[in-house]
RNA sequence: CAUAGCUCAAUUGGAUAGAGCGUCGGCCUCCGAAGCCGAAGGUUGCAGGUUCGAUUCCUGUUGG
Repeated sequence: CAUAGCUCAAUUGGAUAGAGCGUCGGCCUCCGAAGCCGAAGGUUGCAGGUUCGAUUCCUGUUGG
């Protein structure tokens, strides 16, 4: 350091965990690409603890 398939955000713990790329669908086009619109996709490495509430704090553990 570990959060979506990949690269990364997430304020002092706060309400539904987001963005880009990618994927899928639509519009457009003679067909594609590009562009525009939309959708799906998450056990926040794992197991516990604290708390009304944990991605966030604490302990252990796995990997780098």